[in-house]
Context: one part of a larger RNA
RNA sequence: UUGGGUUUAAAGGGUGCGUAGGCGGAUUGUUAAGUCAGUGGUGAAAGUUUGCGGCUCAACCGUAAAAGUGCCAUUGAUACUGGUAGUCUUGAGUACAGUAGAGGCAGGCGGAAUUUAUGAUGUAGCGGGGAAAUGCAUAGAUACCAUAAAGAACACCGAUAGCGAAGGCAGCUUGCUAGACUAUAUCUGACGCUGAGGCACGAAAGCGUGGGGAGCGAACAGGAUUAGAUACCCUGGUAGUCCACGCUGUAAACGAUGAUCACUAGCUGUUGGCGAUAUACGGUCAGUGGCUAAGCGAAAGCGAUAAGUGAUCCACCUGGGGAGUACGUCGGCAACGAUGAAACUC
Numbered sequence: 001u002u003g004g005g006u007u008u009a010a011a012g013g014g015u016g017c018g019u020a021g022g023c024g025g026a027u028u029g030u031u032a033a034g035u036c037a038g039u040g041g042u043g044a045a046a047g048u049u050u051g052c053g054g055c056u057c058a059a060c061c062g063u064a065a066a067a068g069u070g071c072c073a074u075u076g077a078u079a080c081u082g083g084u085a086g087u088c089u090u091g092a093g094u095a096c097a098g099u100a101g102a103g104g105c106a107g108g109c110g111g112a113a114u115u116u117a118u119g120a121u122g123u124a125g126c127g128g129g130g131a132a133a134u135g136c137a138u139a140g141a142u143a144c145c146a147u148a149a150a151g152a153a154c155a156c157c158g159a160u161a162g163c164g165a166a167g168g169c170a171g172c173u174u175g176c177u178a179g180a181c182u183a184u185a186u187c188u189g190a191c192g193c194u195g196a197g198g199c200a201c202g203a204a205a206g207c208g209u210g211g212g213g214a215g216c217g218a219a220c221a222g223g224a225u226u227a228g229a230u231a232c233c234c235u236g237g238u239a240g241u242c243c244a245c246g247c248u249g250u251a252a253a254c255g256a257u258g259a260u261c262a263c264u265a266g267c268u269g270u271u272g273g274c275g276a277u278a279u280a281c282g283g284u285c286a287g288u289g290g291c292u293a294a295g296c297g298a299a300a301g302c303g304a305u306a307a308g309u310g311a312u313c314c315a316c317c318u319g320g321g322g323a324g325u326a327c328g329u330c331g332g333c334a335a336c337g338a339u340g341a342a343a344c345u346c
Stems, first nucleotide, its partner, number of pairs: 004317003007300002012314001014201004021194003025088007033081002035077008048066007091191001092188002095184001097182003103177007110154001114150006121143001125136002162169002206247006215241002220236004258313006265292010275281001295302002319346003328339004
């Protein structure tokens, strides 16, 4: 390289937007670049293959032909691909009318709970656990009541429910804002798909500066347990968790399943629409679940939301360990991230 693969055996990029590139709907004319056919030239000799011949044979040699799958020129063909000039509407977008939603950003407000503070009542315990102890408490705790403050999270509704490209999103409300779906079929007329590089977004933890700090709680301290116990359990508790701005750029970032398009037999739920009266569904579009047919699969299983049947484009894999390491380079304040070997060994 050919070939084979990527749910779980090695292998789908965390996600999107998009540059180059690759691929691309129907139809008419034209062109003839790709493509196909004919002809001419060239494709040195030797070598190779085949025929014939010469050394007694052979090696070797001579001779003739073939091959040299290529390149150039020229004459034609025009189905397909390309170029070019038109046309079309089903792909894509647009308009109008509706619909649903924890989609995003900024602000305001709310109640329950927790902790703390102050005050009242009140007296000897509270707390914790398998059992205890550390701890708190006569300087009046725990309990209960009132008032106040603070921070964080939003019970019930709540759901194999919804929305979002992914990460993710949940009290109520206001403003701004993005996308989706349905119906009509208004308009544009292939404007499309994918996407190496690139750019943007990207949980948690972590980092920088400044705030905030109720609860929880790495580290740490103490009490237990234990042979030991740098743990599991208990009492405390700092970073952190929260906010603003900036960085980091990774996750079992998972459906362990790339994106887009077409096709392929049924049953049963559910979300948002449409439809016509068939007055509770005979139908239909877009999602989201369960079970199966064919088919696929090593099997588990998948099965119209495919892991089925095909097409286009991208990414990735090639025995285990060494190793996601070393070196170099790029990025980062750092932590570290990206790219990414070999020796050796089985």
About this RNA: The part of an RNA shown here (small-subunit ribosomal RNA, central domain) has 346 nucleotides and comes from an uncultured prokaryote. Its mean pLDDT, the model's own confidence on a scale to 100, is 86. RNAcentral holds the full RNA, with entries from ENA.